Record summary:
The RNA shown here (transfer RNA) has 72 nucleotides and comes from a Candidatus Woesearchaeota archaeon. The coordinates come from a structure-prediction model, not an experiment, and the mean pLDDT is 83. NCBI's taxonomy places the organism under Archaea, Nanobdellati, Candidatus Woesearchaeota.

RNA sequence: CCUCCGGUAGCUCAAUGGUGGAGCGUUUGGCUGUAGACCGAAAGGUUGGGAGUUCAAAUCUCCCCCGGGGGA
Numbered sequence: 001c002c003u004c005c006g007g008u009a010g011c012u013c014a015a016u017g018g019u020g021g022a023g024c025g026u027u028u029g030g031c032u033g034u035a036g037a038c039c040g041a042a043a044g045g046u047u048g049g050g051a052g053u054u055c056a057a058a059u060c061u062c063c064c065c066c067g068g069g070g071g072a
Base pairs, nucleotide, nucleotide: 001071002070003069004068005067006066007065010024011023012022013021018055026042027041028040029039030038048064049063050062051061052060
């Protein structure tokens, strides 16, 4: 320098162009001798940044940033 893949909650990952979710973690209620297990609830998101297409974009297109694989 070229090429491919990836970037979504604190972590690991989902999500046919049509209300962004789960598990773990955190907080909290129940239970209990006991915040360990178990059962329930809640909080937590500029979907890496910008622009475009569209009635509508995490999703499609372009540019940029970051990480990884391959090639020269």